[in-house]
Parts: sequence; C1' cells; structure tokens
RNA sequence: CCGUGCAGCCGGGGAAGUGGCGGGGCCCUGUACCUGAAAUCCGCCAUAGCAGGGGUGAUGUUCUGACUGAGAGCUUUGACUGAUAUAGCUGCCCUUUAUAAGUGGCAUUGAAGUCCGGGUCUCACGCGACGGGUAUCUGUGAACCGUGUCAGGUUGGGAACAAAGCAGCACUAAGCAGAACCAUCCGGGUGCCGUGAGGGUGCCUGGACGGAGUUAACUGUAAAGGUAACGUGUGUUGGCCAUUGUCCGAAGCAGAACGCACGG
Repeated sequence: CCGUGCAGCCGGGGAAGUGGCGGGGCCCUGUACCUGAAAUCCGCCAUAGCAGGGGUGAUGUUCUGACUGAGAGCUUUGACUGAUAUAGCUGCCCUUUAUAAGUGGCAUUGAAGUCCGGGUCUCACGCGACGGGUAUCUGUGAACCGUGUCAGGUUGGGAACAAAGCAGCACUAAGCAGAACCAUCCGGGUGCCGUGAGGGUGCCUGGACGGAGUUAACUGUAAAGGUAACGUGUGUUGGCCAUUGUCCGAAGCAGAACGCACGG
C1' cells in the first nucleotide's frame, strides 16, 4: 500500500409510566436505512428493547466544555380569570331616627304656640227600636173519670112520679193555634236619641290672644341597625400568562481523538 472480516454508525431529547431501562402513542429538535409483533401492552436487567434484512465503515463518528441554547418537569412571586368559604365593609340596596340647605304641600281668606268650650271616652237614669214571656181577643178543645139539657133505653114505685144517666146538642178547664198592639214584666255584641255626673288632653271641631311660620313627601347631611344578590376585602383551590431558582436537555459552536484481526 492492497484485499477480506469485525467493532462503531445509519438520529436525539423531555414529560408521563415503571423497582429500573427501552419501545410505534404526546411534546421539543429538525431530515435522519427497511420489515415484523407490541398500550387492556411488548421486550429487557446496569453491557438494560427483541427478531430478520440492507447500507456505510475516516463521506464521518466518539469524547470534552463555568460556551450559546428550543423545550419539558418541580419551585418563588405577580397580573388576569373560574369555583368555593367567610367578613357588614364609609360601595350598592333596605329600615328607623335626627336635621331643615334645596324642591314640594299648608299658611296674612291668619302658621306655630297659649287659653276657654263642645264631641269622641266611662258611669247612672230616661226614651225609642228589637227579642221573649204574661195579660187581652178569636177559633179549637173531654168515649168514661167536666157542666147543663138529657130522646131512646135502665132502675125504684100499684100509680102519680122520682133517680142515675149513654148518644146527640150547647158550653167550658188544661192544652193547642192565631190576631192585634193597648197594658205589663224581663233581656242585651241595641241607638247619628235625651238628661245628669266624671275623666282627659290623644284626635276632631268652635272661639279668643298672637303675628310667620309649619310639614317632612323627594333630594342633601348625620347617626343607628340590617343585608352575603351585586361590588369589595380575606382564606383555600384550579386555569392561563409573565417571572425567580433548580434539574434534564435536542440542536449549534469550539477543541481533542480516531481503531482491531487475518492474508498478500
């Protein structure tokens, strides 16, 4: 120097998952052989995918780095937003009280205030109305045990006559029904009624004095109370964005190294 074969290489990483490692799924990087099985999973064990085929084998590969750095995880802080709990909080809303600055109502046809009277209130009496009873009047009302008259019949008597007496008729008691309103008694969730007495300043009303306020409906102001629907504050938790620290880290950049066996 040449040939054959081998090592190596033909993508890598993050999260999740797993005792751990890797795998077609997700995400990042960005171009980089193929086939088969495998997420209800498959393969493996620190030399941590398996099976088969192909290419390459100094075209590039490997290693190192206080270098640059996509992206993922955990974490700190903040803004926005969702859920939830709580607080009456100078918000909002509601209630009450005060005030009287503004608007309004009443007021010189006289406000507030003061005084006098009447009503409303209580008691007694009267009157009326209403209701009930009694009395009055009318009707009805007794097989015997009511009255009168008692046909017939019965009884007594020699007879005259006498006696009791049913039905009928008339009347009546208790009772029942009705009428009238005169009389009388009683009652009370009774009265735009009358008289007398009491009470009271709350309301209504009349009068006198007085001479300009009065009222608090709305707004304003102040105070007290309520209210968890809204707003706000606080706590817990989730999403998203930014951010702090940490860990992993593709890719880039820089540097270094680059084989083994056999044969000729």
Background:
Bacterial large signal recognition particle RNA from a Lachnospiraceae bacterium, 264 nucleotides, folded computationally. The gene name in the source record is ffs. Of the family's consensus pairs, 94% are formed in the model. Its mean pLDDT, the model's own confidence on a scale to 100, is 76. Its Rfam family is "Bacterial large signal recognition particle RNA". From the family's description: The signal recognition particle (SRP) is a universally conserved ribonucleoprotein involved in the co-translational targeting of proteins to membranes. By type it is a non-coding RNA gene. The sequence is in RNAcentral, with records from ENA. NCBI's taxonomy places the organism under Bacteria, Bacillati, Clostridia, Lachnospirales, Lachnospiraceae.